[in-house]
RNA sequence: UAUAACUAACGAGGAUGGGUGAGAUUCCCUACCGGUGGUAAAAGUCCACAAAUCCAUUUGGAUUGAUCUGAUGCAAUGCAGAACCGACAGUAAAGUCUGGAAGGGAGUUAGGUUAU
Numbered sequence: 001u002a003u004a005a006c007u008a009a010c011g012a013g014g015a016u017g018g019g020u021g022a023g024a025u026u027c028c029c030u031a032c033c034g035g036u037g038g039u040a041a042a043a044g045u046c047c048a049c050a051a052a053u054c055c056a057u058u059u060g061g062a063u064u065g066a067u068c069u070g071a072u073g074c075a076a077u078g079c080a081g082a083a084c085c086g087a088c089a090g091u092a093a094a095g096u097c098u099g100g101a102a103g104g105g106a107g108u109u110a111g112g113u114u115a116u
Stems, first nucleotide, its partner, number of pairs: 002116004006111005017029003031096002033086002035049004044084002052063004067082004088099003
């Protein structure tokens, strides 16, 4: 110095203003939000991962949404413009409320103990 293990910390945001109604932050108009790593350049919509659901219950396996056009450039589905998408349970039908969850977690940072 590198790798692995170990320890600690961190690790998801969002319903504004109206309409209808007995009842809706769920419908309608409008508003708002975007986890982690990677990618010639900054990504919710490219690639992969996590979360979530199902099967098995040790590892693991399956499933899992959405983008076009244009400009510049060595290089962009990442920029600009206009679109589109969003687990499960509850409840007037929910990306935004409540709940599982003071949970789990991709991973990030720090420490520099142990091993090679």